[in-house]
Context: one part of a larger RNA
Molecule: small-subunit ribosomal RNA, 3' major domain
Organism: uncultured bacterium
RNA sequence: UGACGGGGGCCCGCACAAGCGGUGGAGCAUGUGGUUUAAUUCGAUGCAACGCGAAGAACCUUACCUGGGCUUGACAUGUCCGGAAUUCUGCAGAGAUGCGGAAGUGCCCUUCGGGGAAUCGGAACACAGGUGCUGCAUGGCUGUCGUCAGCUCGUGUCGUGAGAUGUUGGGUUAAGUCCCGCAACGAGCGCAACCCUUGUCCUUAGUUGCCAGCGGUUCGGCUGGGCACUCUAGGGAGACUGCCGGUGACAAACCGGAGGAAGGUGGGGAUGACGUCAAGUCCUCAUGGCCUUUAUGUCCAGGGCUACACACGUGCUACAAUGGCGCGUACAGAGGGAAGCCAAGCCGCGAGGUGGAGCAGACCCCAGAAAGCGCGUCGUAGUUCGGAUUGCAGUCUGCAACUCGACUGCAUGAAGUCGGAAUCGCUAGUAAUCGCGGAUCAGCAUGCCGCGGUGAAUACGUUCCCGGGCCUUGUACA
Numbered sequence: 001u002g003a004c005g006g007g008g009g010c011c012c013g014c015a016c017a018a019g020c021g022g023u024g025g026a027g028c029a030u031g032u033g034g035u036u037u038a039a040u041u042c043g044a045u046g047c048a049a050c051g052c053g054a055a056g057a058a059c060c061u062u063a064c065c066u067g068g069g070c071u072u073g074a075c076a077u078g079u080c081c082g083g084a085a086u087u088c089u090g091c092a093g094a095g096a097u098g099c100g101g102a103a104g105u106g107c108c109c110u111u112c113g114g115g116g117a118a119u120c121g122g123a124a125c126a127c128a129g130g131u132g133c134u135g136c137a138u139g140g141c142u143g144u145c146g147u148c149a150g151c152u153c154g155u156g157u158c159g160u161g162a163g164a165u166g167u168u169g170g171g172u173u174a175a176g177u178c179c180c181g182c183a184a185c186g187a188g189c190g191c192a193a194c195c196c197u198u199g200u201c202c203u204u205a206g207u208u209g210c211c212a213g214c215g216g217u218u219c220g221g222c223u224g225g226g227c228a229c230u231c232u233a234g235g236g237a238g239a240c241u242g243c244c245g246g247u248g249a250c251a252a253a254c255c256g257g258a259g260g261a262a263g264g265u266g267g268g269g270a271u272g273a274c275g276u277c278a279a280g281u282c283c284u285c286a287u288g289g290c291c292u293u294u295a296u297g298u299c300c301a302g303g304g305c306u307a308c309a310c311a312c313g314u315g316c317u318a319c320a321a322u323g324g325c326g327c328g329u330a331c332a333g334a335g336g337g338a339a340g341c342c343a344a345g346c347c348g349c350g351a352g353g354u355g356g357a358g359c360a361g362a363c364c365c366c367a368g369a370a371a372g373c374g375c376g377u378c379g380u381a382g383u384u385c386g387g388a389u390u391g392c393a394g395u396c397u398g399c400a401a402c403u404c405g406a407c408u409g410c411a412u413g414a415a416g417u418c419g420g421a422a423u424c425g426c427u428a429g430u431a432a433u434c435g436c437g438g439a440u441c442a443g444c445a446u447g448c449c450g451c452g453g454u455g456a457a458u459a460c461g462u463u464c465c466c467g468g469g470c471c472u473u474g475u476a477c478a
Base pairs, nucleotide, nucleotide: 001478002477003475004474005473007472008471009470010469011468012467013466015462016461019426020425021424022423023422026317027316028315029314030313031312032311033310034308035307042053043052064303065302066301067300068299069298070297073127077126078125079123080122081121082120083119086103087102088101089100090099091098092097107116108115109114129292130291132290133289134288138286139285140281141280142279143277145275150189151188152187153186154185155184156165157164158163169180170179171178195269196268197267198266200237201236202235203234204233205232206231209227214224215223216222240263243257244256245255246254247253319419323378324377325376326375327374328373329372335366336365337364340359341358345354346353347352385416390411391410392409393408394407395406396405432454433453434452435451436450437449438448
């Protein structure tokens, strides 16, 4: 100087407390451990691994296994030889591949001999290749403490020195934020602000919106007409403790008030200091070293990654009446769409089929929002709760749904009556609850990323648990 303390003081954070809803019990989905297996590819492992890499494992993916093949190789550059490329097609084979047949000659230069580019085949050799190992050789990227308020430097001063001072102290703040004081005076990286979005108004612009006022109307902004309003998207205004009162050291600031759409960082996001964990990643990529080179490379078929006595994590659906079911009826936002989204109509109980209009989209489509509201029914029952499981019949995607897809109809109807010890999230348009969209994607979502609808309860307080900041104290630790 640090680190640590079941030392002290001060102060924060859904840290506790106060509340609301969960997890832990059930069924299922998914990930992991374990076990099994020819293989169940690999990585991630307290917080910070476990719906994680995987924003899509039937083949492919795919790295694994079994079997069948290849060896200058699936891919790159160089040398030589030959044929243009390319298209169609037969036989064998699981395919890779092997053996054949037919058509066909182009472009540029040309001395008409040929040469060149592109492409295919062959030969030999340099080489290619490796998701093989080492993240404890590395770059890059990332997690984490932590959006925590800290981490440092120059000069000066003090100390023999390590070092201290500044950065401590008194206030204050979300903040090393600001003020005051002070052997310090300044500065840098962080904080804040500048950026995006949302909330109010003005303005510009009107193939969205409007009977707002008028005319027509097959009643639909449908039409004439108009951009006033809504909206869209460009510009601007607005909030700064600016104003008033009080408290305070006359400071910083705090408390209350006015005005205002908004008030004291208005809400949300992006933004992550010096560093820590030899944290994670050699399987994104790059890369040193090592290893391999008729194989640890490469092609193919099939299988596996989907196994199942178990154990754990994360979720979904429930156990019902604030509910289930039936009929009727209302209101979003944000997105996506051409090998695409797919309307009306028709067929089917339905998944879906047919059909073909419109739309590269404020114009058309996906698209019925759902909870809600109204009426009816069920009457506490393992039930008209719950939907697992299983049987049969189908639909769609795709070369192909046996291993191993999603969905539909009929039948079947399991566990489950609110969950032990323990444990998680959340302070407001939040929790809870309800649906909608998107990426990936042929198909496949209870996951992920977004969007809006309805919309709470509680916070006395900081003694205690956890994590953190500052000062101080002890130390046989570095």